Molecule: SAM riboswitch aptamer (S box leader)
Organism: Hymenobacter norwichensis DSM 15439
RNA sequence: GAUUUAUACAGAAGUGGCGAGAGAACAGGCUCCGUGACCCACUGGCAACCUUCGUUGAUGCGAAAGGUGCCAAUUCCUGCCCGAUUCGGCAUUUGCCAGCGGGAGAGAUAAGUU
Numbered sequence: 001g002a003u004u005u006a007u008a009c010a011g012a013a014g015u016g017g018c019g020a021g022a023g024a025a026c027a028g029g030c031u032c033c034g035u036g037a038c039c040c041a042c043u044g045g046c047a048a049c050c051u052u053c054g055u056u057g058a059u060g061c062g063a064a065a066g067g068u069g070c071c072a073a074u075u076c077c078u079g080c081c082c083g084a085u086u087c088g089g090c091a092u093u094u095g096c097c098a099g100c101g102g103g104a105g106a107g108a109u110a111a112g113u114u
Stems, first nucleotide, its partner, number of pairs: 001114007013043005021032003026079004044071003049067002051064005075106001080103004088097003
């Protein structure tokens, strides 16, 4: 890198360094940012996928925190498909937009395979 399975409206920040953009990519929106963001280091924390221990009829339950991960906003939101459609906007035949529900796709993380 490819692929399989699982998960995501919960949760968790201080200090120092740097110095201009950042929120994966493209587009649109929205937001963060010289009162110093993003990123890096240290410390602290969250969670419990793998792991360890206990327990059970059990793949269940409980505890711990060794390996990862994470600590603005739902994965920040939308983009493709389906459904419903009270109200709102546009058009008045069917509709379209916004908003709502579900799914797909993409990306992220874990664990496995290659």